This is a predicted structure of a 175-nucleotide RNA (Lysine riboswitch aptamer) from Sporosarcina sp. P13.
It was read from a public genome assembly, where an Rfam model found it.
RNA sequence: AACUACCGUAGAGGCUGCAUAGUUUAUAAGUAACUUGCAUGAGAGUGACGUCUAAGACCGCGAGUGAAAGGAAGCGAUGCCGAAGUUUGAGAAAGGUCAACUUCUCAAGUUGGGGUCAUUUCAAAGAGGAAUGGCACUGUCAUACAGCGAUAAUGUAUGGGGAACUACAACAGCC
Numbered sequence: 001a002a003c004u005a006c007c008g009u010a011g012a013g014g015c016u017g018c019a020u021a022g023u024u025u026a027u028a029a030g031u032a033a034c035u036u037g038c039a040u041g042a043g044a045g046u047g048a049c050g051u052c053u054a055a056g057a058c059c060g061c062g063a064g065u066g067a068a069a070g071g072a073a074g075c076g077a078u079g080c081c082g083a084a085g086u087u088u089g090a091g092a093a094a095g096g097u098c099a100a101c102u103u104c105u106c107a108a109g110u111u112g113g114g115g116u117c118a119u120u121u122c123a124a125a126g127a128g129g130a131a132u133g134g135c136a137c138u139g140u141c142a143u144a145c146a147g148c149g150a151u152a153a154u155g156u157a158u159g160g161g162g163a164a165c166u167a168c169a170a171c172a173g174c175c
Base pairs, nucleotide, nucleotide: 003173008168009167010166011165014081017080018079019078020077022075023074024073025072033065034064035063036062037061038060043052044051047098048097049096084111085110086109087108088107089106090105091104092103093102112138113137115135116134117133118132119131120130121129122128140160141159142158143157144156145155146154
């Protein structure tokens, strides 16, 4: 002086990058639920139990009052770039009890990103979400070729993957 793992710091992908919460609007819905009149006359409900019911439940017809959660779109804000999602397992909380479901935490695995189509599933839903697969697009790295030309930037093709990629620093190491 050059190369340089682990680690650290700082970045890029995208005009729909990811997530969180707030607010407005529509939908959910004239639904659920409640009150009442008529009629009927024994079960209703649950995964199971508890629960309700001849002081008339459930179902049906009529009248009245009449939601909400989850999800969606817009607006602005915050945290970020394994952002985050998802599968399995463990633990905790809530709801009448247990299971299931939901939320949170941890561990392991898996997915570069968004879009679109198909299937399955969640959902009131022809809205949207999730999983799997296909299709092209895009970002990055490697290789090859072409072009430019001092190099580089660029284009095409093939392939890989985010514990990655780029830049800086670089004590270990190597020369």